RNA sequence: GAUAGAGGCGCAGAUGCUAAGAGUAGCGUUUUUUUGAAGGCUUCGCAGGCUGUGAAGGACGUGAAAGGCGUAUCUGCCGAAAGGGAAGUCAGGCGUAAGCUUCCUUUGGGAGUGCGGAUAAUAUCCGUACUACUGUCGCUUAUGCGGAGAGCUAUC
Numbered sequence: 001g002a003u004a005g006a007g008g009c010g011c012a013g014a015u016g017c018u019a020a021g022a023g024u025a026g027c028g029u030u031u032u033u034u035u036g037a038a039g040g041c042u043u044c045g046c047a048g049g050c051u052g053u054g055a056a057g058g059a060c061g062u063g064a065a066a067g068g069c070g071u072a073u074c075u076g077c078c079g080a081a082a083g084g085g086a087a088g089u090c091a092g093g094c095g096u097a098a099g100c101u102u103c104c105u106u107u108g109g110g111a112g113u114g115c116g117g118a119u120a121a122u123a124u125c126c127g128u129a130c131u132a133c134u135g136u137c138g139c140u141u142a143u144g145c146g147g148a149g150a151g152c153u154a155u156c
Base pairs, nucleotide, nucleotide: 001156002155003154004153005152008078010077011076012075013074014073015072016071017070026062027061028060029059030058031057032056033055034054039051040050041049042048044095045094046093081107082106083105084104085103086102087101088100089099108134109133111131112130113129114128115127116126117125118124136147137146138145139144
């Protein structure tokens, strides 16, 4: 250097189904307040264009969806993957986001608890600290201690 492997409630993705989202948003009728040139469509947003009198609340009726969770199957895998930062690309007027590509950087893995953030949500995800557990290597008389995946093991 190449190839092949291991960690285990292991990681990620796709599809189907279910619950929740929610009797919520929206729509229709009615009613109250307001005299409001507003508002609506197009858009991620602004600009522009089109349209154009409503807007906010109560009651009654009707009534979704998305992201996310769980579960089953399948696929790719073991920096799997996740987070942070930078640059580029992407909406044909401008800006920026999601996404995509590249680079740098943090985290061995899952779990529990606390704190913070996202979210409709005590679900779940992200970050962080602690706790024991676990895999790996090193040190050590033993016990234990320490390190990090650019690591570890095997073969060539």